[in-house]
Small-subunit ribosomal RNA, 5' domain from an uncultured Chloroflexota bacterium, 502 nucleotides, folded computationally. Model confidence (mean pLDDT): 83 of 100.
Context: one part of a larger RNA
RNA sequence: GGAUGAACGCUGGCGGCGUGCCUAACACAUGCAAGUCGAACGUGAAGCCCCGUACUUGUAUGGGGUGGAAAGUGGCGAACGGGUGAGUAACACGUUGGUGACCUGCCCCGAGGAGGGGGACAACCGUGGGAAACCACGGCUAAUACCCCAGAUGUCUAAAUUGCUAGAGGAUUUAGACUAAAGCUCCGGCGCCUCGGGAGGGGCCUGCGGGCUAUCAGCUUGUUGGUGGGGUAAUGGCCUACCAAGGCUAAGACGGCUAGGGGGCGUGAGAGCGCGAUCCCCCACAAUGGAACUGAGACACGGUCCAUACUCCUACGGGAGGCAGCAGUGAGGAAUAUUGCGCAAUGGGGGCAACCCUGACGCAGCAACGCCGCGUGGACGAUGAAGGCCUUCGGGUUGUAAAGUCCUUUUUUGAGGGAAGAUAGUGACGGUACCUCAAGAAUAAGUCCCGGCUAACUACGUGCCAGCAGCCGCGGUAAAACGUAGGGGGCGAGCGUUAUCC
Repeated sequence: GGAUGAACGCUGGCGGCGUGCCUAACACAUGCAAGUCGAACGUGAAGCCCCGUACUUGUAUGGGGUGGAAAGUGGCGAACGGGUGAGUAACACGUUGGUGACCUGCCCCGAGGAGGGGGACAACCGUGGGAAACCACGGCUAAUACCCCAGAUGUCUAAAUUGCUAGAGGAUUUAGACUAAAGCUCCGGCGCCUCGGGAGGGGCCUGCGGGCUAUCAGCUUGUUGGUGGGGUAAUGGCCUACCAAGGCUAAGACGGCUAGGGGGCGUGAGAGCGCGAUCCCCCACAAUGGAACUGAGACACGGUCCAUACUCCUACGGGAGGCAGCAGUGAGGAAUAUUGCGCAAUGGGGGCAACCCUGACGCAGCAACGCCGCGUGGACGAUGAAGGCCUUCGGGUUGUAAAGUCCUUUUUUGAGGGAAGAUAGUGACGGUACCUCAAGAAUAAGUCCCGGCUAACUACGUGCCAGCAGCCGCGGUAAAACGUAGGGGGCGAGCGUUAUCC
């Protein structure tokens, strides 16, 4: 000098764009953050209409129609999106390749298929238990829920063939066995089953890179390899039985400390050094530890089960909970915002659609936290006014500065008009941006420094005191270094200080 997610002191007019718990992965009141589909299915509340009955003629009750709340079965989604950085020194990440060891819901393309039959369980009704959470038993019922039979281009097994392969394998043919489907409809369509392909996504393997430490030198028994078996979508000590005795290591094993990695960011002429906020990619985690279930996909933040700690409810028998989602609270801290508006846009989930949901997102609010832009007026104005300060008492300086005269109106205030963002309709932002008119210099300057480094000097006070200080050093009676004033210098809605990095 540059830089910062900064903080602190003094000060503070406006706008645009960004950014904003770096500490306790501490604990959390309250609200919201993941639903949707009636064109899969059985029920079906309120309200409205009609009819009947009763009577205190506008109520009650019964039936029918319409209606569609609500819960339930079922489907898809909930594995995305959003948060955090605890753990992790590792094939986490970055990069180079491989996969003849794999999976793939929705979406796109292509081919073929959808025949017949059956039994349940919720909701509901009834009974019972419980303070509650909820549970048990009995009975009824539907489906795109479930099951059975048939059935193949599908799957498995066996055999044969084959030019491909180093090989497990692939392809073709034959035989046997096994296995699939679902309908709805407003008649437009939306779906169902199987296979192949495409695009995309995932798993695994692999070479190289991948912090500090030797005041850590030996480490290892599923350890290293083989065979059989198991397991997985799949390779593999991933697991298991047996066999062999291996494997790693001064090119640093093992241990300890620290740490999410990268694109990038800061600085620097570069080499390098430091960092990893915001945005993007990857990883890991969801009170702590463990486990599986469902599913195309999870070992699952707002799912389940178990254990632990903590908090809450309780009728003491037993239950409920998880903000590292958005706001917000307490605590910690030098320190970090609103319990806001809207689904109008973009994107996502469901739905044929209408539409519903979306604290993703779009906006607004707070904060000079940062960057950028603008303003706080312009011209003229000398008896160089008054006042202040200094003075050699002549004057000098503040200083064209002020006053005054003439202008201007960015800002400001008031009034009027008023968007784009949306492509029929639909705008939270917002009567916002922006435009026009009017008024009037009006509403708007500070902060640090002035001994040298370093740009800027005098007076008074103080008297090694009080104090200053980044380094050198100032202060003990004329202090340009302390304090105040006048003057001056720097930067300017900021200026200084502190911390950290180059």
RNAcentral holds the full RNA, with entries from ENA, Greengenes and SILVA.